[in-house]
RNA sequence: CGUGCGCACGCGCCGAAUUCCGCAAGGAAACCGGGGAACCACCAAUUGGGGUGAAUCGGGCGCCUGUUGCUGCCUCGUGCGGCGAGAAGCGCUCGUAGGAGACCUUCCUGCUCCGAACCCGUCAGCUAACCCGGUAGGCGAGAAGGAAGGAAAGG
Numbered sequence: 001c002g003u004g005c006g007c008a009c010g011c012g013c014c015g016a017a018u019u020c021c022g023c024a025a026g027g028a029a030a031c032c033g034g035g036g037a038a039c040c041a042c043c044a045a046u047u048g049g050g051g052u053g054a055a056u057c058g059g060g061c062g063c064c065u066g067u068u069g070c071u072g073c074c075u076c077g078u079g080c081g082g083c084g085a086g087a088a089g090c091g092c093u094c095g096u097a098g099g100a101g102a103c104c105u106u107c108c109u110g111c112u113c114c115g116a117a118c119c120c121g122u123c124a125g126c127u128a129a130c131c132c133g134g135u136a137g138g139c140g141a142g143a144a145g146g147a148a149g150g151a152a153a154g155g
Base pairs, nucleotide, nucleotide: 011140012139013138014137018029019028020027021026030135031134032133033132034131035130040125048123049120050119051118052117057095058094059093060092061091062090063089069083070082071081072080073079098114099113100112101111103150104149105148106147107146108145109144
């Protein structure tokens, strides 16, 4: 000097996931989500359908269980084998609708990433009144440049 790990105090990011009161249980505000008329919309309907979320939609390769099908032998029958689709499902990979990135918002140009996961349970379009819920979790050592308007700090 660089790198990895751990701890503490800060700063910050994704996200609705914060603040206050209370000994606690809990309560309130704020933010977020769902259900729910008329009007309008939709004609659909097990190939179930739907919700949160940026996380949708495709191409390629492979795997999978049997099946449609093809085929061999024979004792010709509900016999014994072989090959093996399409679709669905799974895995990998390449893209992609879309999304994120350090004062805040918007615009332009770049770069680096994400493009998941979970839930309801046969049921839900929108939706005033009304009703019901959530306030988790996980990360970073980087922060790009320009323009406009703000904010803060300094003077």

A computed fold for a 155-nucleotide RNA from Streptomyces niveus, annotated as c-di-AMP riboswitch aptamer (ydaO/yuaA leader). RNAcentral holds the sequence, with entries from Ribocentre. Taxonomically the source falls in Streptomyces (Bacteria, Actinomycetota, Actinomycetes, Streptomycetaceae).